RNA sequence: GUUUUGUUUCAGGGCGAGGUGUAAGUCCUCACCGGCGGUAACAGUCCGCUGGCUGCAUUGCAGCAUGAAUCGGUGAAAUUCCGAUACCGACGGUAACAGUCCGGAUGGAAGAAACAAGCG
Numbered sequence: 001g002u003u004u005u006g007u008u009u010c011a012g013g014g015c016g017a018g019g020u021g022u023a024a025g026u027c028c029u030c031a032c033c034g035g036c037g038g039u040a041a042c043a044g045u046c047c048g049c050u051g052g053c054u055g056c057a058u059u060g061c062a063g064c065a066u067g068a069a070u071c072g073g074u075g076a077a078a079u080u081c082c083g084a085u086a087c088c089g090a091c092g093g094u095a096a097c098a099g100u101c102c103g104g105a106u107g108g109a110a111g112a113a114a115c116a117a118g119c120g
Stems, first nucleotide, its partner, number of pairs: 001119002004117007016030004031100002033089002035049004044087002052064005069085005091103003
């Protein structure tokens, strides 16, 4: 320096106010939040992925499912910045429909870092 292997650690935020109601952090008005890698320049809405479900199976393998943005400006370069106006959000639970409550989860994981060994 580099790629490979191993080990360890880390790896998701958010309901505040009012209304209706027997009952709502679930409905209505306002509010609030934004995982990981990539990208000529910083991304919830571009590209790819994690999270979910099913089957077989100890780790794992196979299959299924998988949301949402435009316009203007600056620039060499931005659907990523600035301005404006929009939009989206797994599964199960609940006295009433959940991105924000509770639960699977003291879990798992996209991945990140450190260390060790190997190689040049």
This is a predicted structure of a 120-nucleotide RNA (FMN riboswitch aptamer (RFN element)).
The prediction has a mean pLDDT of 84.
Of the family's consensus pairs, 93% are formed in the model.